The prediction has a mean pLDDT of 82. Predicted 3D model of a 72-nucleotide RNA (transfer RNA) from a Patescibacteria group bacterium. The sequence is in RNAcentral, with records from ENA. The organism belongs to Bacteria candidate phyla, within Bacteria. It matches the Rfam family "tRNA". About the family: Transfer RNA (tRNA) molecules are approximately 80 nucleotides in length. The family's RNA type in Rfam is transfer RNA.
RNA sequence: GGGCAAUUAGCUCAGUGGUAGAGCGUUCCGUUCACAUCGGAGAGGCCAGUGGUUCGAUACCACUAUUGCCCA
Numbered sequence: 001g002g003g004c005a006a007u008u009a010g011c012u013c014a015g016u017g018g019u020a021g022a023g024c025g026u027u028c029c030g031u032u033c034a035c036a037u038c039g040g041a042g043a044g045g046c047c048a049g050u051g052g053u054u055c056g057a058u059a060c061c062a063c064u065a066u067u068g069c070c071c072a
Base pairs, nucleotide, nucleotide: 001071002070003069004068005067006066007065010024011023012022013021018055026042027041028040029039030038048064049063050062051061052060
């Protein structure tokens, strides 16, 4: 220098056009003498950024950024 992939909750990941979810973690409540386990409830995300397409974009297109891999 060229190519490919990834970027969504604190972490690991779903989600292929119509108001964003799970597991773990975290907070509170119940259970216990207490802790753990278990049960219940909650908080936490302007979906990496900018622009475009569309009535409507996390999802499609372009560019930028970061990370990883391959080629030279």